Background: This is a predicted structure of a 122-nucleotide RNA (c-di-AMP riboswitch aptamer (ydaO/yuaA leader)) from Thermomonospora cellulosilytica. The RNAcentral record of the sequence draws on Rfam. The model forms 92% of the base pairs in the Rfam consensus. The source organism's lineage runs through Bacteria, Actinomycetota, Actinomycetes, Streptosporangiales and Thermomonospora.
RNA sequence: CAGCCGGCGUCGCCGGAACGCCGGGGACCCGACGCGCAACGGGGUGAAUCCGUCCGCGGGCGGUAGGGCGCCUCCACGCCCGAACCCGACAGCUAACCCGGUAGGCGGUCCAUGGAGAGAUA
Numbered sequence: 001c002a003g004c005c006g007g008c009g010u011c012g013c014c015g016g017a018a019c020g021c022c023g024g025g026g027a028c029c030c031g032a033c034g035c036g037c038a039a040c041g042g043g044g045u046g047a048a049u050c051c052g053u054c055c056g057c058g059g060g061c062g063g064u065a066g067g068g069c070g071c072c073u074c075c076a077c078g079c080c081c082g083a084a085c086c087c088g089a090c091a092g093c094u095a096a097c098c099c100g101g102u103a104g105g106c107g108g109u110c111c112a113u114g115g116a117g118a119g120a121u122a
Stems, first nucleotide, its partner, number of pairs: 003106003009019002011016001020102006030092001041090001042087004050063005066081005072117005
């Protein structure tokens, strides 16, 4: 490369406090009043949690909350994922306010499941 997962895009460029999208902290009220205090921590991003079983404790197998794809939506059907990482004793929600991210990974074309509907083009 038509596109896909994801917040991770656009514009500009001499000059980024740019715009868009995303995440975290942070009152009243409300909620909670548990956990921890060297111990069994607690918390965050994310769909990625939880259960059973096997095991040589590295992991394996089966399932599952939840999530993705099949070129717009819904239904049907089919195929997949169900990870990883971060904070560092510490955080409920939270207006004002404050602090950050805008990565990474896939995918040749031809092609592109079915039904209903929408939209666009002519």